A computed fold for a 486-nucleotide part of an RNA from Viscum album, annotated as small-subunit ribosomal RNA, 5' domain. Its Rfam family is "Bacterial small subunit ribosomal RNA". Taxonomically the source falls in Viscum (Eukaryota, Viridiplantae, Spermatophyta, Gunneridae).
Context: one part of a larger RNA
RNA sequence: UGAAGAACACUGGAGACAUGCUUAACACAUGCCAGUCGGAUGGGAAGUGGUGUUUCCAGUGAUGUAAGGAUUAGUAACACGUAAGAACCUUCCCUUGGGAGGGGAACAACAACUGGAAACGGCUGCGAAUACCCUAUAGAAUAAGGCUGAGGAGAAAAAGGAAGAAUCCACUCGAGGAGGGGCUUGCGUCUGAUUAGCUAUUUGGUGAGGUAAUGUCAUAACAAGGUGACGAUCAGUAGCUGGUCCGAGAGGAUGAUCAGACACACUGGGACUGAGACACGGCCCAGACUCCUAUGGGAGGCACCAGUGGGGAAUUUUCCACAAUGGGCGAAAGCAUGACGAAGCAAUGCUGUGUGGAGGAGGUAGAAGGCCCACAGGUCAUGAAAUUCUUUUCCCAGAGAAGAAGCAAUGAUGGUAUCUAGGGAAUAAGCAUCGUCUAACUCUGUGACAUCAGCCACGGUAAUAUAGAGGAUGCAAGAGUUAUCC
Numbered sequence: 001u002g003a004a005g006a007a008c009a010c011u012g013g014a015g016a017c018a019u020g021c022u023u024a025a026c027a028c029a030u031g032c033c034a035g036u037c038g039g040a041u042g043g044g045a046a047g048u049g050g051u052g053u054u055u056c057c058a059g060u061g062a063u064g065u066a067a068g069g070a071u072u073a074g075u076a077a078c079a080c081g082u083a084a085g086a087a088c089c090u091u092c093c094c095u096u097g098g099g100a101g102g103g104g105a106a107c108a109a110c111a112a113c114u115g116g117a118a119a120c121g122g123c124u125g126c127g128a129a130u131a132c133c134c135u136a137u138a139g140a141a142u143a144a145g146g147c148u149g150a151g152g153a154g155a156a157a158a159a160g161g162a163a164g165a166a167u168c169c170a171c172u173c174g175a176g177g178a179g180g181g182g183c184u185u186g187c188g189u190c191u192g193a194u195u196a197g198c199u200a201u202u203u204g205g206u207g208a209g210g211u212a213a214u215g216u217c218a219u220a221a222c223a224a225g226g227u228g229a230c231g232a233u234c235a236g237u238a239g240c241u242g243g244u245c246c247g248a249g250a251g252g253a254u255g256a257u258c259a260g261a262c263a264c265a266c267u268g269g270g271a272c273u274g275a276g277a278c279a280c281g282g283c284c285c286a287g288a289c290u291c292c293u294a295u296g297g298g299a300g301g302c303a304c305c306a307g308u309g310g311g312g313a314a315u316u317u318u319c320c321a322c323a324a325u326g327g328g329c330g331a332a333a334g335c336a337u338g339a340c341g342a343a344g345c346a347a348u349g350c351u352g353u354g355u356g357g358a359g360g361a362g363g364u365a366g367a368a369g370g371c372c373c374a375c376a377g378g379u380c381a382u383g384a385a386a387u388u389c390u391u392u393u394c395c396c397a398g399a400g401a402a403g404a405a406g407c408a409a410u411g412a413u414g415g416u417a418u419c420u421a422g423g424g425a426a427u428a429a430g431c432a433u434c435g436u437c438u439a440a441c442u443c444u445g446u447g448a449c450a451u452c453a454g455c456c457a458c459g460g461u462a463a464u465a466u467a468g469a470g471g472a473u474g475c476a477a478g479a480g481u482u483a484u485c486c
Base pairs, nucleotide, nucleotide: 002485003484006482007481008480010478013353015351017349018348019346020345021311026309027308028307030306031305035063036062037061040060041059043057044056045055046054071263080188081187082186083185084184085183088181089180090179093177094176095175096174097173098172099171101135102134103133104132110125111124113122114121115120160169161168162167190236191235192234197227198226199225202224203223204222206220207219209217240260241259242258243254244253245252246251266287267286268285269284270283289300290299291298292297317343320341325339326337328335329334356389357388358387369380370379371378372377394423395422397420398419399418403413430475431474432473433472434471435456437454441470442469443468444467445466
């Protein structure tokens, strides 16, 4: 000099685009962040004089809630990056080949009775389904390679839904694909030797297990191995990468926003369901903390979006809308979506723009006033006032978007951007510095005091170094300082 998720004192016109708890993974009031389907299903309710049509709903059922969103505590590891590999799984989606036969018993809802302060239950009866069960039928599995032959065993469904029909959607068993995921390996990935030995399921083969799958993954007996100065083990620190900053490069530093993969969800442990979790807004157990209680017992988890307290030098609104994009459910209409799209706040950054322009010495050939002075004058001053012009911005009035796809309809943003008329120079400049480095000098006060200071240093009565003033220089809606990196 440059950089930034910066902060502080001073100052501050209006936009575009970005960014905004780096600290306590501290504790959280309140609202919201995951629902949808009546075209699976038996019921119930509203409405209607009644029927029909219509609308809504607690329960059963299906699917989603494993995505999206937050955070960086842990992790020095196949966690990540890169390049390979073999012993695997895969909801939804695409392609392709088959099938859907015959039966049955229940649990909720509901009704009666009943326990409890509540949370939540108990018992009897009724009784629907795309819920559940039995059974017939299978090129699938039974040697983790292929082919041929033989024998045995197990094993699927919704005759479902809509429609007048054509047909559409859903179901089931195979094969292939796409995308996704699990696993293994080579290489790379911070500091310390004032950490030198470490390891007992440890290393290996065998048997019976387990997994979707390989494997000491787990177990029994057996063998005695395995690893290490090419730094094991131990200790400390840290999430990794694409990237970002500095640098001519080599390289050094860093890992906010955006993107990818990992980890975590009050702390610790565990499994259930499921294609997928050992599951942020699911369950169980233990713990700390908070709340309710009739003291018997219950409820909770913002590292979602806002917001509060606390910590801190320091970081925003308890806003609008599903109009667009995306994902969820649905045949669809549609519903929900703090994802997302937008607005608000903050000079936090970057970028463009403005704070006026012109002429003429205008004014007794240089105004008043300030400052300096050798008292002649010089300078602020190529300035102000005055004259005249313009209107970015500002005020006011009118018109008014694109982003909407697919005939029409549908815009949160927003009466915003933009355009037009009118008004009037009107509403808009500061901060730091001036001994040298380093662009910019004089006067006055002070008198080793008060101060200043990045280094050298300055200040002792004529201080260009302190303080004020005038002047000047630099940058400019900013400018200086501080901490950090190169």